[in-house]
């Protein structure tokens, strides 16, 4: 330098261009003598920018961080 690949919730992951979802984790509760488990509920995210489209997490492009390979 060059050439893929990733980048959503506090942590693991989904999500056919049309309501951004589960687990677990946090915070109220219920049961218990008390905790602990179980239930019941409830708070939180699409790295940044720019373009396309009636509509972008998803198409396109530039940045930026991570990662693997070639030299």
């Nucleotide at each position: 330098a060059c050439g893929g690949g990733c980048a959503u919730a506090g942590u693991u992951c989904a999500a056919u261009g049309g309501u951004a979802g589960a687990a677990u984790a946090g915070c109220g509760g219920u049961c218990u003598c008390c905790a602990a488990a179980a239930c019941c509920g409830u708070u939180g995210a699409u790295a940044c920018g720019g373009g396309u489209u009636c509509g972008a997490a998803u198409c396109c492009u530039g940045u930026u961080g991570c990662c693997c390979g070639u030299g």